[in-house]
RNA sequence: UUCUUAUCAAGAGAGGUGGAGGGAAUGGCCCGAUGAAACCCGGCAACCGACAGCAUGCAGCUGCCAGGUGCCAAUUCCACGGUAUGACCGGAAGAUGAGGA
Numbered sequence: 001u002u003c004u005u006a007u008c009a010a011g012a013g014a015g016g017u018g019g020a021g022g023g024a025a026u027g028g029c030c031c032g033a034u035g036a037a038a039c040c041c042g043g044c045a046a047c048c049g050a051c052a053g054c055a056u057g058c059a060g061c062u063g064c065c066a067g068g069u070g071c072c073a074a075u076u077c078c079a080c081g082g083u084a085u086g087a088c089c090g091g092a093a094g095a096u097g098a099g100g101a
Base pairs, nucleotide, nucleotide: 001101002100003099004098005097006096007095008094013041015040016039017038021031022030023029027078028077042072043071044070046069047068048067049065051063052062053061054060076093080090081089082088083087
């Protein structure tokens, strides 16, 4: 970089440094000097993993830790299509994990 697959309605500081930007993408709509990004500390617990209990042919379920990733405004903020009407279903793109090339 790319392929496969699972998930994306929960969760997470009234801290320090820092200074104007940020929310992936043209647009919308928002957040921001009552302080953005970034870094540090802190925190959360989705996936993998450890541990405990249950179940067991295999698969699995529950709890817990926080080791590997990840994450900590708004449904992946909305954005396309259909039904239909402010809701549901589906899709694209994206994000994250696991596995493969």
This is a predicted structure of a 101-nucleotide RNA (SAM riboswitch aptamer (S box leader)) from Alkalicoccus chagannorensis DSM 18086.
NCBI's taxonomy places the organism under Bacteria, Bacillati, Bacilli, Alkalicoccus, Alkalicoccus chagannorensis.
It was read from a public genome assembly, where an Rfam model found it.
Model confidence (mean pLDDT): 79 of 100.
It matches the Rfam family "SAM riboswitch aptamer (S box leader)". Gene Ontology term of the family: regulation of gene expression.